[in-house]
Formats: sequence, structure tokens, C1' cells
RNA sequence: GCGGGCAUGGUUUAGUGGUAAAACGACAGUUUUCCAAACUGUAGUCGGGGUUUCGAUUACCCCUGCCCGCA
Repeated sequence: GCGGGCAUGGUUUAGUGGUAAAACGACAGUUUUCCAAACUGUAGUCGGGGUUUCGAUUACCCCUGCCCGCA
């Protein structure tokens, strides 16, 4: 330099055009003499920009970062 893949709460991942979800974690409450465990609830997320579309996490293009291959 060329090609391909990946990017979703704090972490690990699902979802792939129609209000974004689970587990673990965080916080609060119940329970307990206390802690742990259990149960209930709350907050928190689509890497950035553009295009198409009534509507984009999803399709297309560019950029950024990471990984793989070729040279």
C1' cells in the first nucleotide's frame, strides 16, 4: 500500500428496517442482630459523519479504532 471482518449500558453478548434486550455488575428497598444469599425496583447503551427510506442499530458510502490475510 491492497483486501476482509468487528464496533450495541460498566463487562460479556442477542437483536439486523417499525418504541433496543438478556445475564453479570452499580444503586435503592424488603428480609436478617449484622454480613452474605434471596426477592423487588431504578438508572445506564447502538463508535463519528453523510446517503436512501414515511421510518436506519439494521441497507449504502466515508472516517476513526481494533483484529486477520496479502504485498
About this RNA:
Predicted 3D model of a 71-nucleotide RNA (transfer RNA) from a bacterium. Its Rfam family is "tRNA". Gene Ontology term of the family: triplet codon-amino acid adaptor activity. Rfam classes the family as a transfer RNA. Rfam describes the family as follows. Transfer RNA (tRNA) molecules are approximately 80 nucleotides in length. The sequence is in RNAcentral, with records from ENA.